[in-house]
Context: one part of a larger RNA
C1' cells in the first nucleotide's frame, strides 16, 4: 500500500510446519505346541537406550557489579584501617540471570478410509468362484486427533465494543461542489523501563502513578566487621558478635525521575 469510513479488543482457520523411534525383562506359561530339546500367538505389566521440549526445586557448573583470605610494591605523614597495580594480582566460596551433567513432560490411546492379505452373500456359467452387483476385516504407512504458525487465505473471513457536521448548492436518492466550523474513538512522537530485544519489534508504565532508581523489610550470600576493652613477652586469641558488609531475587514505599506538552487521524462512509 491493500483489505470500499476509521478504531480496539477478540476469534474462525484455507493452509503449512513439528512430532511419529526403539529394546529387555516379568506376568499369562514353563501353558498351547513338541518324543525331546526347546518354547510360543494373543493379553498385561516394569524397567531403560536414542531423540525432542520446557524449566531451575533438587545436584553440578558459570557468575570480571556479592563476601572473606593471602603476597609484592606504591599511596593515603606515620601506627592502625584501607585503596590503586599486578590475569579478575592470586586463593576459598557465592544470589539472580544463564546453563547441563539435573528435573519434569513427550512419542501414546483413540475415530475415519485403504494396501499387501483374509473373508460374507454372489451371478455371468443349474457347479464353483472373496467380484461381476452387493458387505465385511485389516499397515510403522494416509486422514482426522496432539503442538506450534496463520486472513496479504487480494477468495484478504467472523464477532463484541467505540468515534465522527452544519448550512447552501446539486440529485429522484446518493455521488459530488463550497462555506463556516470541527479535529472524534483511537494512535504516535517524548520519557521511566524489561519479562523482550542488534536497530526495530513486543510488553510493562508514565502523577488518577510503584516503571527504574532511592530507602524500608525480607530472602539469599559470605562467616563473626571496625573501634574498644581482656590475656599474652610476642605472634596472637578471646569478648562485644550467628557480627559487619552485601549485585541482579521477594515485597513495601512517592524521595528522586516518567514534567508540559507536540503530531497524526476527520466528520455516518458506491
Nucleotide at each position: 500500500c491493500g483489505g470500499a469510513g476509521g478504531a480496539u479488543a477478540u476469534c474462525u482457520g484455507a493452509g503449512a510446519g513439528g512430532g511419529g523411534c526403539u529394546g529387555u525383562c516379568c506376568c499369562u506359561a514353563g501353558u498351547a505346541c513338541g518324543a525331546g530339546a526347546g518354547g510360543a500367538c494373543c493379553g498385561g505389566g516394569a524397567c531403560g537406550g536414542a531423540c525432542g521440549a520446557a524449566c531451575c526445586u533438587c545436584u553440578a557448573g558459570u557468575g570480571u557489579a556479592c563476601c572473606g583470605g593471602c603476597u609484592g610494591u606504591c599511596g593515603c605523614g606515620c601506627c592502625a584501617g584501607c585503596g590503586g597495580c599486578a590475569c579478575c594480582g592470586c586463593c576459598g566460596g557465592g544470589u539472580a540471570g544463564c546453563u547441563a551433567u539435573g528435573u519434569u513432560c513427550g512419542g501414546u490411546u483413540g475415530g475415519g478410509a485403504u494396501a499387501a492379505g483374509c473373508g460374507c452373500u454372489g451371478a455371468a456359467a443349474g457347479c464353483a468362484u472373496a467380484u461381476a452387483g452387493g458387505c465385511g476385516c485389516g499397515a510403522a504407512g494416509c486422514u482426522c486427533g496432539c503442538c506450534u504458525c496463520a486472513a496479504g487465505a487480494u477468495g484478504a473471513g467472523a464477532u463484541a465494543u467505540c468515534c465522527c457536521g452544519u448550512u447552501g448548492g446539486g440529485u429522484a436518492a446518493a455521488a459530488c461542489c463550497a462555506a463556516c466550523c470541527u479535529a472524534a474513538a483511537g494512535g504516535c512522537c517524548c520519557c521511566u523501563u524489561g519479562g523482550a530485544g542488534a536497530u526495530u519489534a513486543c510488553a510493562a508504565g508514565g502523577u488518577u502513578g510503584a516503571u527504574a532508581g532511592g530507602c524500608c523489610g525480607g530472602a539469599g550470600g559470605u562467616g563473626u566487621a571496625a573501634g574498644u576493652g581482656g590475656u599474652g613477652c610476642a605472634a596472637g586469641c578471646c569478648a562485644u558478635u550467628c557480627a559487619g558488609c552485601c549485585g541482579a531475587c521477594c515485597g513495601g514505599u512517592a524521595c528522586u525521575a516518567a514534567u508540559c506538552g507536540g503530531c497524526c487521524g476527520u466528520g455516518c462512509g458506491g